[in-house]
Transfer RNA from Guillardia theta, 73 nucleotides, folded computationally. Taxonomically the source falls in Guillardia (Eukaryota, Cryptophyceae, Pyrenomonadales, Geminigeraceae). The same sequence occurs in records of 2 taxa. The prediction has a mean pLDDT of 82.

RNA sequence: GAGCGUGUAACUCAGUGGAUAGAGUAUCAGAUUCCGGACCUGAAAGUCGUGGGUUCAAUUCCCACCAUGCUCU
Numbered sequence: 001g002a003g004c005g006u007g008u009a010a011c012u013c014a015g016u017g018g019a020u021a022g023a024g025u026a027u028c029a030g031a032u033u034c035c036g037g038a039c040c041u042g043a044a045a046g047u048c049g050u051g052g053g054u055u056c057a058a059u060u061c062c063c064a065c066c067a068u069g070c071u072c073u
Base pairs, nucleotide, nucleotide: 001072002071003070004069005068006067007066010025011024012023013022018056027043028042029041030040049065050064051063052062053061
C1' cells in the first nucleotide's frame, strides 16, 4: 500500500428500517442472615466509533474517516 471483518452499558454480547435500544456478568440499594456469601426484588449505567448521505423515519442501508484484528504485497 491492497482486500476482508469488527466497533452497541464498566466487561461479554444480542438487536438489523418504525417498540421507551435489550440480556448476562459487574456496581448500588432493599429483603434474607448472628455477620458474610449464595438466592430473591429493585435501581443506576448508552453521543449505538466520528462525520456526511438516502429515507416520512437509520443502531440497521450507502460513502468517507478513525481505532482494531486477519490475510496479501